This is a predicted complex of two RNAs, RNase P RNA and transfer RNA, with 493 nucleotides together.

RNA sequence: CCGGGGAGCCGGGCAGCCGCGUCGUUCGCAAGAAUGCCGAGGAAAGUCCGGGCUCCACGAAACAAGGGUGGCGGGUAACGCCCGCCGUGGCAGGGGCUUCGGCCCCUGGCACAGGGAAAGUGCCACAGAGAGUAUACCGCCGAUGGCCCCUAAAGGGCACAGGCAAGGGUGAAAGGGUGCGGCAAGAGCGCACCGGGGCGCUGGUGACAGGGUCCGCAUGGCAAACCCCACCCGGAGCAAGACCGCGUAGGGGUCUCGCGCCGUAACUGGCAGGGAUGUUUCGUCCCGAGAGACCCGGGUUGGUUGCUGGAGCGGCGGAGCAAUCCGUCGCCUAGAUGAAUGGCUGCCCCCGCCGAUACGGUCCCGCAUGGGAUACCGUCGGCGGGACAGAACCCGGCUUACAGGCUCCCCGGCAUC
RNA sequence: GGGCCUGUAGCUCAGUGGUUAGAGCUGGCCGCUCAUAACGGCUAGGUCGCGGGUUCGAAUCCUGCCGGGCCCACCA
Numbered sequence: 001c002c003g004g005g006g007a008g009c010c011g012g013g014c015a016g017c018c019g020c021g022u023c024g025u026u027c028g029c030a031a032g033a034a035u036g037c038c039g040a041g042g043a044a045a046g047u048c049c050g051g052g053c054u055c056c057a058c059g060a061a062a063c064a065a066g067g068g069u070g071g072c073g074g075g076u077a078a079c080g081c082c083c084g085c086c087g088u089g090g091c092a093g094g095g096g097c098u099u100c101g102g103c104c105c106c107u108g109g110c111a112c113a114g115g116g117a118a119a120g121u122g123c124c125a126c127a128g129a130g131a132g133u134a135u136a137c138c139g140c141c142g143a144u145g146g147c148c149c150c151u152a153a154a155g156g157g158c159a160c161a162g163g164c165a166a167g168g169g170u171g172a173a174a175g176g177g178u179g180c181g182g183c184a185a186g187a188g189c190g191c192a193c194c195g196g197g198g199c200g201c202u203g204g205u206g207a208c209a210g211g212g213u214c215c216g217c218a219u220g221g222c223a224a225a226c227c228c229c230a231c232c233c234g235g236a237g238c239a240a241g242a243c244c245g246c247g248u249a250g251g252g253g254u255c256u257c258g259c260g261c262c263g264u265a266a267c268u269g270g271c272a273g274g275g276a277u278g279u280u281u282c283g284u285c286c287c288g289a290g291a292g293a294c295c296c297g298g299g300u301u302g303g304u305u306g307c308u309g310g311a312g313c314g315g316c317g318g319a320g321c322a323a324u325c326c327g328u329c330g331c332c333u334a335g336a337u338g339a340a341u342g343g344c345u346g347c348c349c350c351c352g353c354c355g356a357u358a359c360g361g362u363c364c365c366g367c368a369u370g371g372g373a374u375a376c377c378g379u380c381g382g383c384g385g386g387a388c389a390g391a392a393c394c395c396g397g398c399u400u401a402c403a404g405g406c407u408c409c410c411c412g413g414c415a416u417c
Numbered sequence: 418g419g420g421c422c423u424g425u426a427g428c429u430c431a432g433u434g435g436u437u438a439g440a441g442c443u444g445g446c447c448g449c450u451c452a453u454a455a456c457g458g459c460u461a462g463g464u465c466g467c468g469g470g471u472u473c474g475a476a477u478c479c480u481g482c483c484g485g486g487c488c489c490a491c492c493a
Base pairs, nucleotide, nucleotide: 001413002412003411004410005409006408007407008406009405010404012348013347014346015345016344017343018342020039021038023036024035025034026033027032041388045399046398048397049396050395051394052393053237054236055235056234059282060281061280062279063278066233067232068231069230070229071085072084073083074082075081086114087112088111089110091108092107093106094105095104096103097102115228116227120226121225122222123221124220137168138167139164140163141162144161145160146158147157148156149155176194177193178192179191180190181189195217196215197214198213199212201210202209203208241305242304243303244302251296252295253294254293255292256291257290260271261270262269273287274286275285276284298492299491300490312331313330314329315328316327317326318325319324349386350385351384352383353382354381355380356379357375359378360377361376362373363372364371365370418489419488420487421486422485423484424483427442428441429440430439435473444460445459446458447457448456466482467481468480469479470478
């Protein structure tokens, strides 16, 4: 310098003119006018998670149902988010061993919905001999037994009984892998290394790691299938909710539950009952002859509030590997409601295209002053372009969209020292 | 602004892990008829909205986007 990857940040700047919205001040009876401050985002988006806030009369406990999450530790108001660590997988680099097939170790960054498959149920199509208490199609053997050759023995043959699971074949997957021994042939049958399981030891908060010992070791995959385990979760949403104003027929229908007792002159009251989210218990509230749910009709389509100062932003210091937290100082930074936050011009910035002259670089000639060539780079001039997208109660995240630019880190290549 | 549902052939739908996704209507061709319709036969037509993942295997399970549709104001 070029290419690839990762993380973070910015995402036009300045000036003039015109315009829009809230709020403040002044003027004005009012309509409005003048003036001043402020005026979109990193995603304001998708509405996918988690909260604040409000209502459901909504208090407590247990259980059930339903939903969600899933290595460990930490952060946080909380989370399915973030940070650190662990494990697994594949990739790259380096090293060691090797029977040259491969195996092991270390480092780096990447990915992981990463609890449980010896609790149970279910599924594993097609192919294949066999697919879940494994199997024997081809094949290998036939030591032993059988049959045959042979006078007999030795030896040989057949592949009948039977043995085997090494090799072939099917498949996504065939009940550990490699090697040596062993054997009739084979096989954890025996051994070495690797892998796996049980037990206890050491280290670590822990996931887990290391080494010891025992077991030759049938028990595959799928839980983004049911399920089991642990933990978490009430519902609805600012069109929530509160207030004022205008106006109307507090009309009609269906369904559910109920209309009991005592006491009083009559109320108040007491008990029972019903209702208030699935069940139960306790508490509280409501009803007391009506209450509730749904549907069809009627009316309004105005205003105020909720509404923006908050898990807020910035600087400095401290704790921590980090996420983050603590202290201190400073700052105020949209509240619109058919919905404001924009437009034009000039200069600058970035990108692309076209052109100019040869000022610098570059190339050629020449000892040199210098002369010449060229739009490749800088320079100058002209034209065009500068993304995704826009608050609507407010925050913390995730995901998705995004022209272009800046910074840092890692890997590879080329060149130079 | 908030909430919910849905996407399979031109149209309406079925298929809820298993070979190469089906049905009806529509379209095309042939037959029947003097001719048309009806009827009969044959046939075409699919990125299962798109991407990623789980799985041996995905229209189906999970997840992220895209498109379409519906509902929600207040008063008595």